Model confidence (mean pLDDT): 79 of 100. c-di-GMP-I riboswitch aptamer from a Eubacteriaceae bacterium, 85 nucleotides, folded computationally.
[in-house]
RNA sequence: UAAAAUAUUUAGCAAACUUUCCAAAAGGUCAGGACGCAAAGCUAUAGGGUCUACGUAUUAGUUUACAUGACAGCCAGUUGCAAUU
Numbered sequence: 001u002a003a004a005a006u007a008u009u010u011a012g013c014a015a016a017c018u019u020u021c022c023a024a025a026a027g028g029u030c031a032g033g034a035c036g037c038a039a040a041g042c043u044a045u046a047g048g049g050u051c052u053a054c055g056u057a058u059u060a061g062u063u064u065a066c067a068u069g070a071c072a073g074c075c076a077g078u079u080g081c082a083a084u085u
Base pairs, nucleotide, nucleotide: 004085005084006083012037013036017032018031021028022027035073041078042077043076047075048074049071050070051069055066056065057064
């Protein structure tokens, strides 16, 4: 210096729930709060998968189909970490 594994000092992030605001919804935002996470950092036209359906078409019927919407704490791609081996 590089790679892999272990582990976790000092630190970091922040689920559910409640609150504020946005949205048709999924969901996101502000604050509280910690279930957990060694990448729970970043990336949504690099790929797979999942969720919603304002709108469009369709149906006897809020029936059915479809992202231009959303999810990275689903997989994944990519970048990175004191210490030990």
NCBI's taxonomy places the organism under Bacteria, Bacillati, Bacillota, Eubacteriales, Eubacteriaceae.